[in-house]
RNA sequence: UUCUUAUCCAGAGAAGCGGAGGGACUGGCCCUUUGAAGCUUCGGCAGCAGACUUUCUAAGAACUGUGCCAAUUCCAGUAGCGUAUCGCUAGAAGAUAGGAG
Numbered sequence: 001u002u003c004u005u006a007u008c009c010a011g012a013g014a015a016g017c018g019g020a021g022g023g024a025c026u027g028g029c030c031c032u033u034u035g036a037a038g039c040u041u042c043g044g045c046a047g048c049a050g051a052c053u054u055u056c057u058a059a060g061a062a063c064u065g066u067g068c069c070a071a072u073u074c075c076a077g078u079a080g081c082g083u084a085u086c087g088c089u090a091g092a093a094g095a096u097a098g099g100a101g
Base pairs, nucleotide, nucleotide: 001101002100003099004098005097006096007095008094013042014041015040016039017038021031022030023029025077026076027075028074043069044068045067048065049064050063052060053059054058073093078090079089080088081087082086
């Protein structure tokens, strides 16, 4: 990097450095000098894989590898349906994990 499977309305932040951006993309709407991104430290959430425990089609726990800690993946993007300035369903795209090449 490609393919594939599963999940995405729950959950969880402080400090130091830093100094203007950030929320994937586009549009919208937001966050941000009452301090963005990034880095470091400590903390936390979750439970995909490995290991572990048990009463083993499963459950528990949280050691390891990851992931995550504003807003439903912030909302929409394509298609269909409906009670139609809106709502619902499916999908696309994206993210994360496992497997395969």